[in-house]
Molecule: FMN riboswitch aptamer (RFN element)
Organism: Thermomicrobiales bacterium
RNA sequence: GAGAGCCUUCGGGGCAUGGUGCGUCCGGACGUGGUUUCCGGCCAAUUCCAGACCGGCGGUAAAGCCCGCGAGCGAGCGCGCGACGUCGCGCAAGCAUGAUCCGGUGCGAUUCCGGAGCCGACGGUACAGUCCGGAUGGGAGAAGGCGUCC
Numbered sequence: 001g002a003g004a005g006c007c008u009u010c011g012g013g014g015c016a017u018g019g020u021g022c023g024u025c026c027g028g029a030c031g032u033g034g035u036u037u038c039c040g041g042c043c044a045a046u047u048c049c050a051g052a053c054c055g056g057c058g059g060u061a062a063a064g065c066c067c068g069c070g071a072g073c074g075a076g077c078g079c080g081c082g083a084c085g086u087c088g089c090g091c092a093a094g095c096a097u098g099a100u101c102c103g104g105u106g107c108g109a110u111u112c113c114g115g116a117g118c119c120g121a122c123g124g125u126a127c128a129g130u131c132c133g134g135a136u137g138g139g140a141g142a143a144g145g146c147g148u149c150c
Stems, first nucleotide, its partner, number of pairs: 001149002005146006015051001017050003023043001025041005052130002054120002056069004064118002072095002076091005100116005122133003
């Protein structure tokens, strides 16, 4: 210096603070066979309203919103089992897969600066990017080591 192999580790963040109160429970009134209705009180949505906060990986002039990747669901097929299960593992047709503009600087920026916007899987629950859960999971990839040949 070179291509290939093996191993180790790492590899996702965020509701501060207020408002309303579906609803549960307690007490009272009406009613009274039962039910219903009304009043008051405590609790009560991190999901609703206001407001706040967050931003994986590779590329490129530095990116949640440009290009690409990862994470989702999965008919069907195959394999495994002490358990034959709505179980576990692998492959996989197909489905789904969000969001940015303007101005400035500059050789170059939808990436920097200024301004104004927008987006966010699935299940649970009073409707969730932020809570709980699959997940001590998976993974794009990143760093390092061993060792081979010249």